[in-house]
């Protein structure tokens, strides 16, 4: 500098070294004597391209040998004391051995001495030299705690654990060798894989944790990899040395150099990290007495808002609340004192200048003090000089509001909202979810919230998350109790008492580094910064004391446990042997034609004789009654009877032993069905398997048959809803009443009391999210064990193990969802259940669906057939009346302030109104006449002024769109009986109760009962019509008695009883008897015109269908403005192979035709009704009396009655269709009217599947009337009345509907929800033949540099011995040897990339098939 390695040779705290070093520093002895020999520098030569090297010459030391001297050192040997951990250690003695230096360097001095005149000598002082011994701070080595994750990594290990005995080292050790023994280590995780440099701190958090190790500090490793040792106190050394390798550089090809993980910088990588800057003035280091040199430690400036403090972008006044923007109900509002403007101030920056701070030393003169023989020299102090790399401090002057505001956000969590653009597009999003034509959610614009030199996103930790629960979780239904049990380690563990002090507990002492954090004070103006004291440091060691508890340990007991004795219950287990039903074959006999099975039929069996029947015979399983939420076992589980063996339980003694005791990872054992081996059995049953139905299919459900298979021995699997979905011990904690085993009783002999045990039901406290539990706990507590941690993926992959062999245990990631789930509550639904209703169906009657018209609708066709209505609840619906109009449609012509509305501006008497011409299809178009009326001035001529009408400009208009923006209003369920509220109760809650329940009603109608009492919207009753009766009142109505009168009539006079008319009243209330429970009610009777709402009508709770309509109206928004508006003629809505819905008329004789005859109610009439009379077959036509209606009229009522014809037929039925003649309305009947008369006379003989109405004045049938209307397509609709029935008193069944209950995986609510194959498409994973890396050991081979070791080769100047030669002693180098790094071979282990294929698996608005689950989900 940096963290590659390293999970312990490391760190960290706390100890050891009596098993160790130390150079520099301090103290404290003793000493430094003699003498030698080289060699670098220098010079010459040579060799190289360089690097470098060689030979010769040569010379000095504080350099390098030798010798002397010597201690308390060392060694060896001998005593003495003390301590001891018994290894040894501190002391103190004697002897004998070993065994060091440089007296050099600097200064000064001169009394003596010497000189080659420089100086030695000598003296002094500083600096060094050499041996000791002591400190101190430094190092080195050992010990113990503690430091990630993985068991899909379980067994490691040969120097390997120890031991003698050597080596080595500063030191102990297997550190190494050599021999010996065979040991060490591991579920308290060894080995082994993965991942990390550790700590003081940091971050977070109440803490307990958790994350984390950059900045500073402390300890390790490394230094291009990898090995190696040299030299040194110290290293196996970052900027040293060898070697081997990879890379780069020079080369003259023969060789050589390098090593930025120092400071800059450069290049690559990269989402992304600064200046090749200044100075040693400061602190610190290394050398030097020292001046001083060195010093990219370190001190300063440069860059980056990267983080933390601190200032600023101005202050003060100012309403016409400007402009301008946004909006806006067009009134405003908001931006907003905000700006303009008016005074002021001067921080920062910008320019000047000045002064401040780090600077004290040390140097070096002078002084002074000590020390010294001294005026050297050293110490100390003092005075003067002198040393700044940088300044962003400080401060003065100047300028001028002048240079200085940005982010993010406004749907909800969460402060803050409005227009426009977009239209499930473009987009947004942390979760929830925003956007399909009114978006506070996109995107802009305004405004507005937060924050601020910053704001917002990404990322990462912690919290929040009690969401791994030590502190603080759970397991019966949400994830979650092992299938059951014996039992090893482990964990707890019963009474008394002695002694001990491991835990523990309190005192003390040592540590705990600084810095950081917390406090208190102080320094920079404040703050970050920083100083100075302090606490804290939760921990670890010594050491002294306590002894309740816990441990260990000794004694003692009996209450947990065991044993014994004695009695007992019992489908407890093994073998073994035995008997009846019943079934199926078998032979036989009787007997005939069917048996047999289902919803229903087939297949199948049977005249070869079956089913049935009766006799004997064989087989094989399985145990009826007893039988019973009764017994028994640990669970699985056990059932005829009888015998042998055998487990366990349970009462009752209370006689042994004396805690022996509970749970239990790991192991062991047993362990329904299925299924698997071998060998046996095989009567029923019955997977597969065939056949028959069912069905669209039917690989099913039902039927006929059928083999594994159930059985039995042996032997293997080891799983199940193996469930009380509830692990085992033990102890406490309120009750009822029941079953099954014992004992026991003095009272009592009875359907008793007493106890113990096992089994159940009900419930209270408590607990639970609730349902629920509840002395058989899921309460309350201790103790062990299993286990859970969002769904799916997946119990799947891969691995490991077990297995014969299906498969069993063990167990995941990717990815993807925002859910998955319990328990409970309302409510829909249910091919669930109960009550009960309704023309719901049954019983009748009469239609529809078969013909022919009418009329609607679809479709289709057109220029256009205009639009809406679509089960029911849309089709005779809008439409109470389409020939033009209506119309909205098409197709042409025409118009542009417009056919209609209102206001402005301008011009404006030319005007409204009639009338004629011209063109035209009208409509327009162009023109000609005539012309009522009106203000004010003025005499008047004329001025002004308005309507009207011209010309502009605002605007009108739109049956354009959106009934899913809306009002109104309607239709429906349903005239069903429901729907709510207040107060209180009951639950945590959602909600409940009330409103359920017994009755009862048409009714939530009413009674009873009740944690409910009350109360409101509906029903009901008040309203209308109508049935009875009265009273008033009597014209136009009405006529009984009196009068008149007519052909006849209330025609008249009158009447005022009658019917009527319209107005008031009466009447009916279950009001009386019976029943019924006193009720409520009911069912019969009585009286009555009506009897149980008399009959009808109008009234339609709370909601339902995003139900119908923007085309009755009314609007929101959007679209459109010479047209999507207006206006006109003409067509069209009437179209026509077809199909459906409502009706009509019919198919005849209960009829049809003709003639006669009788009886209504309701209601219209003035541009109306129209009578008489009169023509017309006849529709109709002349006619005009009455009538504004109880008066006149429309107006004959038909079915019925009475006669008379037809006679069963396509007709004297039936009327389509057609042709001729005609009326009527109307400008106009061609497209497109109605009526008439005359001819024509079609289908059609009672209608398939299917289906509609209808309950009494009703079905059915018979006619009248009105509305709209010029006429009419009306056979529609609304209304009246006239004849007049049947059946049913039931709720099994379709339909719907109402209340209780029950199931639910629905809640858009069964038209619900939802599974799985295919088939696209994308993502990951997984097998995978091969193929290509990494990493780790293992066996061998090769063996560099280098240590060591070597009886080998060589070499020597100091020193000895020797006269020499040699010898002793010494060596660098070679040679061989041991180890050794890279490298090489091979056989592996484990991690990966790539992969043809193959596999399932996730997800993707509208495929395909089918209908497996949810209801009884249609076969639980």
């Nucleotide at each position: 500098g940096u963290g590659a390695g390293u999970a312990a040779u490391a760190g960290c705290u706390a100890g050891u070294c009596a098993a160790c070093g130390u150079a520099c520093c301090a103290u404290c002895g003793a000493g430094a004597c003699c003498g030698g020999g080289a060699u670098a520098a220098u010079u010459g030569c040579c060799c190289g391209a360089a690097a470098g090297g060689g030979c010769a010459u040569g010379u000095a030391a504080u350099a390098c040998g030798g010798g002397a001297u010597g201690a308390u050192g060392c060694c060896u040997u001998u005593g003495g004391u003390c301590c001891u951990a018994c290894g040894g250690g501190a002391u103190u003695g004697g002897a004998g051995g070993u065994g060091a230096a440089a007296g050099g360097c600097g200064u000064g001095g001169u009394a003596c001495u010497u000189u080659u005149c420089g100086g030695g000598g000598c003296c002094a002082c500083g600096c060094g030299c050499u041996u000791g011994a002591u400190g101190a701070g430094c190092g080195g080595a050992c010990u113990a705690g503690c430091u990630c994750c993985g068991a899909u990594u379980a067994g490691c290990u040969a120097g390997u654990u120890g031991g003698c005995g050597g080596g080595g080292u500063a030191a102990c050790g297997g550190c190494c060798c050599a021999c010996c023994a065979a040991g060490g280590c591991g579920a308290u995780g060894a080995u082994c894989g993965g991942u990390a440099g550790c700590c003081g701190g940091c971050c977070u958090g109440a803490g307990a944790g958790g994350g984390u190790g950059u900045c500073c500090g402390g300890c390790c490793a490394c230094a291009c990899u990898g090995g190696g040792a040299c030299a040194g106190a110290g290293a196996c050394a970052c900027u040293g040395c060898c070697c081997a390798g990879a890379c780069u550089c020079c080369u003259a090809c023969g060789g050589g150099a390098g090593g930025c993980u120092g400071c800059a910088g450069u290049c690559g990588c990269g989402a992304a990290u600064u200046a090749u800057u200044c100075g040693c003035a400061a602190u610190g280091g290394a050398c030097g007495c020292a001046a001083g040199u060195c010093u990219g430690a370190c001190g300063a400036u440069g860059c980056u808002a990267c983080g933390c403090c601190g200032c600023g972008u101005g202050c003060a006044g100012g309403a016409a609340g400007a402009a301008g923007g946004c909006u806006u109900u067009c009134g405003g509002g908001u931006u907003g004192u905000a700006a303009a403007c008016u005074g002021c101030u001067g921080u920062c920056a910008g320019g000047g200048g000045a002064g401040g701070g780090g600077a004290a030393g040390g140097u070096a003169u002078g002084c002074c003090a000590u020390u010294g023989a001294a005026g050297a020299g050293g110490u100390g102090g003092u005075a003067u000089a002198u040393u700044g790399a940088c300044u962003g401090c400080u401060u003065c002057c100047u300028u001028g509001a002048g240079g200085a505001a940005g982010c993010u956000c406004c749907g909800g969590c969460a402060a803050a909202a409005c227009a426009c653009g977009u239209g499930c597009c473009a987009g947004c999003a942390g979760c929830c979810g925003c956007g399909g034509u009114a978006a506070u959610a996109c995107g802009u614009g305004u405004g507005g919230a937060g924050c601020a030199a910053g704001c917002g996103u990404u990322g990462u930790u912690c919290g929040g998350a009690a969401u791994u629960a030590c502190u603080g979780g759970g397991c019966a239904u949400a994830a979650a109790g092992g299938g059951u049990g014996c039992g090893u380690a482990g964990g707890c563990g019963g009474u008394c008492u002695g002694a001990u002090a491991a835990g523990u507990c309190a005192g003390u002492g040592g540590u705990g580094a600084a810095a950081g954090u917390c406090g208190a004070c102080g320094g920079c103006c404040c703050a970050a910064c920083c100083g100075u004291c302090g606490g804290a440091a939760u921990g670890c060691c010594a050491u002294u004391g306590a002894u309740a508890c816990u441990g260990a340990u000794g004694g003692a007991c009996u209450u947990g446990g065991g044993u014994g004795u004695g009695u007992u219950a019992g489908g407890g287990g093994u073998g073994g042997g035995u008997g009846g039903a019943a079934c199926g074959a078998g032979u036989g006999g009787u007997g005939u034609a069917g048996c047999g099975g289902u919803g229903a039929a087939a297949u199948g069996c049977g005249u070869a004789g079956a089913u049935a029947u009766c006799a004997c015979u064989c087989g094989g399983a399985a145990g009826g009654c007893c039988g019973g939420c009764g017994g028994c076992g640990a669970a699985g589980g056990c059932g005829g009877c009888c015998c042998a063996c055998u487990g366990g339980g349970a009462c009752a003694c209370a006689a042994c032993c004396g805690a022996c005791g509970c749970u239990g990872a790991a192991g062991c054992a047993c362990g329904a069905a299925a299924g698997c081996g071998u060998g046996g059995g095989g009567a029923g049953c019955a997977a597969a398997c065939a056949g028959g139905a069912u069905u669209a299919g039917a690989u099913a459900c039902c039927c006929u048959g059928g083999u594994a298979g159930u059985c039995c021995a042996c032997g293997c699997c080891g799983u199940a809803a193996a469930c009380g979905a509830u692990g085992a011990g033990c102890a406490c904690u309120g009750g009822g009443u029941g079953g099954g085993a014992g004992c026991u009783c003095g009272c009592u002999u009875a359907u008793g009391g007493g106890u113990u045990c096992c089994u159940g039901c009900u419930g209270g406290a408590g607990a639970u999210a609730a349902u629920u539990u509840g002395u058989u706990a899921a309460g309350u507590g201790c103790u062990c064990c299993g286990c859970c941690u969002g769904g799916g993926g997946a119990g799947u992959a891969u691995g490991g193990u077990c297995g014969c062999a299906a498969g069993g245990c063990u167990g995941a990631a990717a990815c993807u969802c925002a859910a998955a789930g319990g328990a409970a509550u309302u409510g829909a639904c249910g091919g669930g259940g109960g009550c009960u209703c309704a023309c719901a169906c049954a019983a009748g009657c009469g239609g529809u669906g078969g013909a022919g018209g009418a009329u609607g609708u679809g479709g289709u066709u057109u220029a256009a057939u205009u639009c809406g209505a679509a089960u029911c609840a849309a089709c005779g619906c809008g439409c109470a009346g389409a020939a033009c109009c209506u119309u909205a449609c098409c197709a042409g012509g025409u118009c542009u302030u417009g056919a209609c509305a209102u206001g402005c501006u301008g011009g404006g008497a030319u005007u409204a109104g009639g009338u004629c011409g011209c063109u035209g299809a009208a409509a327009g178009g162009c023109g000609a006449u005539u012309g009522a009326u009106u203000c004010u001035c003025g005499c008047a001529a004329g001025a002004g002024g308005u309507a009207a009408c011209c010309a502009g400009c605002a605007c009108a208009g739109g049956u354009g769109c959106u009934g899913c923006a809306u009002g109104g209003c309607u239709g429906u369920c349903g005239u069903c009986a429901g729907c709510u509220c207040g107060u209180g109760c009951c639950g945590u809650g959602a909600g409940g109760u009330g409103u359920u329940a017994g009755g009862u009603u048409a009714a939530g109608u009413c009674c009873u009962u009740u944690a409910a009492c009350g109360a409101g919207c509906g029903a009901a009753a008040c309203c209308c019509c109508u049935a009875u009766u009265g009273c008033u009142a009597g014209u136009u109505g009405c006529c009984a008695a009196c009068g008149g009168g007519u052909a006849a009539a209330g025609c008249c006079g009158g009447g005022a009883a009658c019917u009527c008319u319209a107005g008031c009243a009466a009447g009916a209330c279950u009001g009386c008897c019976g029943c019924g429970u006193u009720g409520a009610g009911u069912u019969g009777g009585a009286g009555g015109a009506a009897g149980g709402u008399g009959g009808g009508g109008a009234c339609g709770a709370c909601g339902u269908c995003a139900a119908g309509u923007c085309a009755u109206c009314a609007u929101g928004g959007c679209c459109u403005u010479u047209a999507u508006g207006a206006u006109c003629u003409g067509g069209g809505c009437c179209a026509c192979a077809c199909a459906c819905g409502u009706c009509c008329u019919a198919c005849a004789a209960u009829g049809g035709c003709c003639g006669g005859u009788a009886c209504a109610a309701a209601g219209g009439g003035a541009a109306g009704c129209g009578a008489a009379g009169c023509c017309g077959c006849a529709a109709g036509g002349c006619g005009g009396a009455g009538c504004c209606a109880a008066u006149c009229u429309c107006a004959u009522a038909a079915a019925g009655c009475c006669g008379g014809c037809c006679u069963c037929a396509g007709u004297u039925c039936g009327g389509a269709u057609u042709g001729u003649a005609g009326g009527c309305u109307g400008c106009a009947a061609u497209u497109c009217g109605c009526c008439u008369a005359c001819a024509u006379g079609a289908a059609g003989c009672u209608g398939g599947a299917a289906u509609c109405g209808c309950u009494a004045g009703u079905a059915a049938u018979c006619g009248c009337g009105g509305a709209u209307c010029a006429g009419c397509u009306a056979c529609g609709c609304c209304g009246c009345g006239g004849u007049g029935a049947a059946u049913g008193u039931g709720u099994u069944c379709c339909u719907g509907a109402g209340c209780c209950u029950u199931g639910u995986a629905c809640a858009c609510a069964c038209c619900g929800c939802c599974c799985g194959u295919c088939a696209a498409g994308c993502c990951a994973u997984c097998c995978g033949a091969a193929u290509u890396g990494g990493u780790c050991g293992c066996a061998c081979c090769c063996g560099a540099a280098g240590u060591c070791g070597u009886a080998g080769c060589c070499c020597c100047a100091a020193c000895c011995c020797g006269c020499a030669a040699g010898g002793g002693g010494g060596g660098a180098g070679c040679g061989c040897g041991c180890c050794g790094a890279a490298g090489g071979u091979g056989a592996g282990g484990c991690c990966g990339g790539u992969a043809a294929g193959g596999a399932g698996g996730a997800c993707u608005a509208a495929g395909u098939c089918g209908u497996a689950a949810c209801a009884a989900g249609g076969u639980a």

Description: This is a predicted structure of a 1420-nucleotide RNA (small-subunit ribosomal RNA) from a metagenome. Its Rfam family is "Bacterial small subunit ribosomal RNA". Rfam links the family to the GO terms structural constituent of ribosome and ribosome. Model confidence (mean pLDDT): 82 of 100. The RNAcentral record of the sequence draws on SILVA.